[in-house]
RNA sequence: AUCCGGAAAAGGCAAAACCGUUGAAAGACGGUGACGCAAAGCCGCGGGUCUAAAGCCCCUUUGGGGCAAUGACAGCCGGGCCGCCGAA
Numbered sequence: 001a002u003c004c005g006g007a008a009a010a011g012g013c014a015a016a017a018c019c020g021u022u023g024a025a026a027g028a029c030g031g032u033g034a035c036g037c038a039a040a041g042c043c044g045c046g047g048g049u050c051u052a053a054a055g056c057c058c059c060u061u062u063g064g065g066g067c068a069a070u071g072a073c074a075g076c077c078g079g080g081c082c083g084c085c086g087a088a
Base pairs, nucleotide, nucleotide: 004086005085006084012037013036017032018031019030020029021028022027035075041081042080043079045078046077047076048073049072050071055067056066057065058064059063
C1' cells in the first nucleotide's frame, strides 16, 4: 500500500415523526429528534423505484382517465472517485 475489518481509540452521518420554507408532485432545504449506517461521504454512469406540471391521446368534458421524464430517490442495488483507525 492492498485485501479485510471496525476489537480499541477518535470521531462522523442522521430514519420516522413534528415545525417552517420551497415545489404541480415525488422530493429538497433548515430546526428539533435518533431508526440505524464502516463509507448512510461525493457522483444520476447502468439497473430499479417514485411523481406527472407542461405535452399528447381518450371520455360520460369547465371535470376525469391513460401514456410518459426533461423532474426526483446516493438511507434500493451495481459501478466510479475520495476518506478515519489497524486489533483479529